[in-house]
Molecule: transfer RNA
Organism: mouse gut metagenome
RNA sequence: CCUUAGCUUAGCUGGUAGAGCAGGGGACUUUUAAUCCCAAGGUCGGGGGUUCGAGUCCCCCAGGGC
Numbered sequence: 001c002c003u004u005a006g007c008u009u010a011g012c013u014g015g016u017a018g019a020g021c022a023g024g025g026g027a028c029u030u031u032u033a034a035u036c037c038c039a040a041g042g043u044c045g046g047g048g049g050u051u052c053g054a055g056u057c058c059c060c061c062a063g064g065g066c
Stems, first nucleotide, its partner, number of pairs: 001064003006021004015052001024038004045061005
């Protein structure tokens, strides 16, 4: 310094968590691929604190990197 969906990641100044890929369904196609459309998928590494409200601030712990 990093830890957010199976993987790669965004998330500013605290205000109901987004994207791409993969996977699922559909359209198109003689078929496959490509392309397009739809839906699903998150106890935000674990615990505690502050606050009306925490992914975001504070403390401890775990894992990884320099």